About this RNA:
This is a predicted structure of a 1491-nucleotide RNA (small-subunit ribosomal RNA) from an uncultured bacterium.
RNA sequence: AGAGUUUGAUCCUGGCUCAGGAUGAACGCUGGCGGCGUGCUUAACACAUGCAAGUCGAGCGGAGAAAUAGGAAGGAAUCCCUUCGGGGAGGAAUCCCUAUUUCUUAGCGGCGGACGGGUGCGUAACACGUGGGUAACCUGCCCUUAUCACCGGAAUAACACACUGAAAAGUGUGCUAAGACCGGAUAACAUCAUCUUAUGGCAUCAUAGGAUGAUCAAAGCGGUAGCGGAUAAGGAUGGGCCCGCGUCUGAUUAGCUAGUUGGUAGGGUAACGGCCUACCAAGGCAACGAUCAGUAGCCGACCUGAGAGGGUGAUCGGCCACACUGGAACUGAGACACGGUCCAGACUCCUACGGGAGGCAGCAGUGGGGAAUAUUGCACAAUGGGCGAAAGCCUGAUGCAGCAACGCCGCGUGAGCGAUGAAGGCCUUCGGGUCGUAAAGCUCUGUCCUAUGGGAAGAUAAUGACGGUACCAUAGGAGGAAGCCCCGGCUAACUACGUGCCAGCAGCCGCGGUAAUACGUAGGGGGCAAGCGUUAUCCGGAAUUACUGGGCGUAAAGGGUGCGUAGGCGGUUUAUCAAGUCAGGGGUGAAAGGCUACGGCUCAACCGUAGUGAGCCUCUGAAACUGGUGAACUUGAGUGUAGGAGAGGAAAGUGGAAUUCCCAGUGUAGCGGUGAAAUGCGUAGAUAUUGGGAGGAACACCAGUGGCGAAGGCGACUUUCUGGACUAUAACUGACGCUGAUGCACGAAAGCGUGGGGAGCAAACAGGAUUAGAUACCCUGGUAGUCCACGCUGUAAACGAUGAGUACUAGGUGUGGGGGGUCAUCAACUCCCUCCGUGCCGCAGCUAACGCAUUAAGUGCCCCGCCUGGGGAGUACGGCCGCAAGGCUAAAACUCAAAGGAAUUGACGGGGGCCCGCACAAGCAGCGGAGCAUGUGGCUUAAUUCGACGCAACGCGAAGAACCUUACCAGGACUUGACAUGCAGGGAAAAGCGGCGGAAACGUCGUGUCCGAAAGGGCUCUGCACAGGUGGUGCAUGGCUGUCGUCAGCUCGUGUCGUGAGAUGUUGGGUUAAGUCCCGCAACGAGCGCAACCCCUGUCGUAUGUUGCCAGCAUUAAGUUGGGGACUCAUACGAGACUGCCGGCGUCAAGCCGGAGGAAGGUGGGGAUGACGUCAAGUCAUCAUGCCCCUUAUGUCCUGGGCUGCACACGUGCUACAAUGGUCGGUACAAUGGGCUGCGAUACCGCGAGGUGGAGCGAAUCCCAUAAAGCCGGCCCCAGUUCGGAUCGGAGGCUGCAACUCGCCUCCGUGAAGUCGGAGUUGCUAGUAAUCGCGGAUCAGCAUGCCGCGGUGAAUACGUUCCCGGGCCUUGUACACACCGCCCGUCACACCACCCGAGUCGUCCGCACCCGAAGUCGCUGGCCCAACCCGCAAGGGAGGGAGGCGCCGAAGGUGUAGAGGGUAGGGGGGUGAAGUCGUAACAAGGUAACC
Repeated sequence: AGAGUUUGAUCCUGGCUCAGGAUGAACGCUGGCGGCGUGCUUAACACAUGCAAGUCGAGCGGAGAAAUAGGAAGGAAUCCCUUCGGGGAGGAAUCCCUAUUUCUUAGCGGCGGACGGGUGCGUAACACGUGGGUAACCUGCCCUUAUCACCGGAAUAACACACUGAAAAGUGUGCUAAGACCGGAUAACAUCAUCUUAUGGCAUCAUAGGAUGAUCAAAGCGGUAGCGGAUAAGGAUGGGCCCGCGUCUGAUUAGCUAGUUGGUAGGGUAACGGCCUACCAAGGCAACGAUCAGUAGCCGACCUGAGAGGGUGAUCGGCCACACUGGAACUGAGACACGGUCCAGACUCCUACGGGAGGCAGCAGUGGGGAAUAUUGCACAAUGGGCGAAAGCCUGAUGCAGCAACGCCGCGUGAGCGAUGAAGGCCUUCGGGUCGUAAAGCUCUGUCCUAUGGGAAGAUAAUGACGGUACCAUAGGAGGAAGCCCCGGCUAACUACGUGCCAGCAGCCGCGGUAAUACGUAGGGGGCAAGCGUUAUCCGGAAUUACUGGGCGUAAAGGGUGCGUAGGCGGUUUAUCAAGUCAGGGGUGAAAGGCUACGGCUCAACCGUAGUGAGCCUCUGAAACUGGUGAACUUGAGUGUAGGAGAGGAAAGUGGAAUUCCCAGUGUAGCGGUGAAAUGCGUAGAUAUUGGGAGGAACACCAGUGGCGAAGGCGACUUUCUGGACUAUAACUGACGCUGAUGCACGAAAGCGUGGGGAGCAAACAGGAUUAGAUACCCUGGUAGUCCACGCUGUAAACGAUGAGUACUAGGUGUGGGGGGUCAUCAACUCCCUCCGUGCCGCAGCUAACGCAUUAAGUGCCCCGCCUGGGGAGUACGGCCGCAAGGCUAAAACUCAAAGGAAUUGACGGGGGCCCGCACAAGCAGCGGAGCAUGUGGCUUAAUUCGACGCAACGCGAAGAACCUUACCAGGACUUGACAUGCAGGGAAAAGCGGCGGAAACGUCGUGUCCGAAAGGGCUCUGCACAGGUGGUGCAUGGCUGUCGUCAGCUCGUGUCGUGAGAUGUUGGGUUAAGUCCCGCAACGAGCGCAACCCCUGUCGUAUGUUGCCAGCAUUAAGUUGGGGACUCAUACGAGACUGCCGGCGUCAAGCCGGAGGAAGGUGGGGAUGACGUCAAGUCAUCAUGCCCCUUAUGUCCUGGGCUGCACACGUGCUACAAUGGUCGGUACAAUGGGCUGCGAUACCGCGAGGUGGAGCGAAUCCCAUAAAGCCGGCCCCAGUUCGGAUCGGAGGCUGCAACUCGCCUCCGUGAAGUCGGAGUUGCUAGUAAUCGCGGAUCAGCAUGCCGCGGUGAAUACGUUCCCGGGCCUUGUACACACCGCCCGUCACACCACCCGAGUCGUCCGCACCCGAAGUCGCUGGCCCAACCCGCAAGGGAGGGAGGCGCCGAAGGUGUAGAGGGUAGGGGGGUGAAGUCGUAACAAGGUAACC
């Protein structure tokens, strides 16, 4: 950085697709290790269980435990005494009381539960970001400073008792403490009120000070280190509120708003404020997008991108919002509070049915949803948080571990040597190649791994979850560790097999129908790698929304036109301001991230340190430009004055020509109409013609790429009214200008409404034609309408398919309107200059090209409108307009890989021009009818082998099927084979002959037995390789052939032109049979074709002269023989013809016409010769050949049959239908050829076919071999015949192993159809057609076919309109498989999405009303109340409360408007290899097309 894809090819436009990067991913296959990260994107769905917010006993009273001390009980062990009964000393256990100490802590109290953690529902907002303001505010804990802490009081939990309840919980009575609560004192620099001074500011005011008055405080604890308490001021931190700017989509949401906007007063708050209330005013917001609807947490950042931009908002960080849903307040420094309270609702659970409990969007975890996302782990060791004086306690914050390739990074799966290039796989041209130094083998290493041992940092004393982890050492051993995707192009990488439009692939183009590098498998290769692919999404490529950086004549796109509002833009000079702009400084721009540098983990990922910014705010400065203000100017714009031009507009009037109608006259049978007709009109008098009249509409000539108008549009003449433009002049104004969203006006035709009018024309309609049909084209009629007035509609291919304005940029030539000049006395004419309009040509430039080109599509500026693939669709829905028709605005689903523009080459045209051809025409003879022959189709068959199918298959392959051929069928046989080569082994068998079996092939028996000294060879048997195939594919091929077409074409090199395909040359003017030649020309040359060169033939010459010839000589039956070379002829070699000569025409040409001469004249006639290519033309059955298939058969051999089969159809021929003939007799003249398993003479036999026989001849010698038509003569006499010969009967001949199926010929007899052929169709232009015979190939035999030969020998061609084919030029094209093309619409079928839709169902939202919980606030408070006051007391007061009432108020209810969703049925649309009907469009598309 680009690439693929529209076409036959090209350029352009334009969409679609790909290559890149990324992800909280998922899925498929696979999976060794480590580090660092990350992990419910869906159901803000529901949650079992455990844990996640407590702490303080140094605030307090209790309760409990332990210890100690003391006391009272108690009296054990032991000791002593003992009369053994006991006593004494001793004091233990135990228990009680008191005190002290320690520990624990339910409650009161304090602090914290407003942090930390989660989620993204809501929110389009001061929510967030950024920058400010707060003279309108608060701030617990913390810090600093100053001062203070005095005197009292009354309660209440706990606790006890009683009671209620299943429980949760609660009630009553009684007792008690405090740093809980209350009263008093003191007090200010606090607060408030009044007065006052100074300074400052920003409007209200702020700050500092003074005077007076009023009001308000506290708490203690302790281990004596301290820790707390109160007030005030300040700081720090954290917040509240306000403001500027920025922040998604929809206008098919255009108006919204009643506390709404402002004011006054009051209330409320920490604080400003309609925040709330009362009153007053009527405002406020909005096209610079209000309101409404949809969507959405915002940002730092993340992804992408060259950037600008686009997308995203996971993890980390900041802010916000939320905590089952909705509402509410309380407490507090802070909440309207995730693990607080109250109420309502839904849900779940418990219940004794009375009533209660609950809220994982904390960490784990469960169910559910989903393509999908982890452990009910360890620890408070670290960091941080709460409480505490502290020890410490708590902490699912956090630190770690577990799971997951989810991501990024790193490492490994071994290294070296190793060629008999092993085995094996795959391919193969069978030689080999490749996997491949790859393996094996040998020598090594130890990263990961395993075992053992040591063992951290993280912690400043103690304390380590991680963890016996990281790391280190030793030992072991290549051992345990590679997959995934791709290989047609894009895009790196190719072969084989299988499959056969099947199975399948596919991101786009597209692969697959028998040779698939595209499907599947294998081998090989390419890419990446513990991953690889796929899917989804985002950016990129995409300049494909274009700010950077696009367009609008024809590709999508200029509004139908004007006027004009907002807005945007704006001439010259000068002064000033400093908003934009520029420069410098300051503030902010959190951290993390990015980038750069350096550093730390072995590296990297990761982490650390330092530097680095746009924007916003602010200070100072500059003044060119833009902008604001002031002053001036005249060239932009406008006005005045003087002129002329015009189908500009409106109204009124006037005119003639023509059509039609009416009346009258003349006049008679038709008129009219068409391709041809008919309908129609006409003897009731038409058409025609003359005169008169009526009525409506339109205005011939003039008339012109002439004029006018903004466009639509405007055309007889006159008058009136009226708009605009132009020229001249330069007097006036002094930027007054340009454009123009919304808006307003105008706006062809058709159409609509009301009323007129109506001649002609003419939708609809009717009839007649045409046609397969003809609801058309053509004809005859004919109503709306066309006309007028008034009103509506508002669209057109409303086009120059080209918006308006302004400036600049070569010319030439017409034309319309005006002015000036020149010559001239004036005028006219001519010429020149100039302004405005309107055309053509053309340079630069532009353009994809076509083209545009001072009337731009060039070069600039400025404003408006519009476009963003095709279809769906200018459609649906909604809205606005309209009487309606309809118009304006204007989508989506779905579907396609294109749809397009311009130009190119072809092909085609019921386009044009020129030309040719037996193409037509003019002729001659045919075919099509008959019989037969032959080929084909069809049918039949065991088989009727196969191929060839318009011309260009069909007497074709086949130049010859009885067997053979032969490929087909039936039957019988063979299996290394009928045929080839090689190898191994064996042999003297075999062949031949004979016998038997058999249809034969063959089998069997007998006989028979090689050459060579050897090696070996010939033959043969067995076996192995292989043979063989007329089996398939001519659409895998070679070769050969047909055809267009013997048509005149087809190309190339260089140059030139074009962006290119391509063009030029090759076109043009002539000419030719010809791209033949000449001339011209940006072409100049060349090649393959044409022509010529070659062969035959026509004339002559020369040479030669046998087998040919014979004039003269001799001779004979005979050129028979001698002889001869003159002639014919033969064989060679030459000559000749070239438009060379003459005349005319023609461009002084090529050439044409005529003539002369000549055997031949303009290519003399004929042949051979077939350009580039076309038809996937024909042939695998001539041959060759790839691949596939068969291998005791699809091969091979044999016998017999078939290819010859016959209701039929077609092609090609033969013979005829007769008298230009038939028949009989006589008689004449050829040429080409062939001949030794051959031609076969004379002679003889047979009516004949033929036979016998064998001379001659390998041929100018002999033979085939009499040519026939012709000519002479006879007969026939127009008949189904003396025409015609089919068919059949009989008898023969020949070939052959063999003529039954199935040959040919002869003779005798028989004697069919047929009397010249429908529609149609073929050949031929001169030695041709026609006609006549002859020869040859094939061949044993068998042509009416084929290939040749000669004999006789015509007619016609005016001409190119038409049919067919072809060539050249040109034109149109939507064709390129190329008109046998393309293509449209209905209908039928299937599928898909959409629209409408009676009624109905549920969801959301607005408004109004009803009800009204909790709760705040207000009022009340007769009931209740400890603190204060009065009082001895009772009691009262102050104050408070329960309760009640009221405002507001969630949920709920009712009504109504709207939004979106589902549906019976209806509608069009899209898509779909081979459905139906027609033929609309593309060519003049057969009626030009289109709006």
Rfam family: Bacterial small subunit ribosomal RNA. Rfam links the family to the GO terms structural constituent of ribosome and ribosome. The sequence is in RNAcentral, with records from ENA.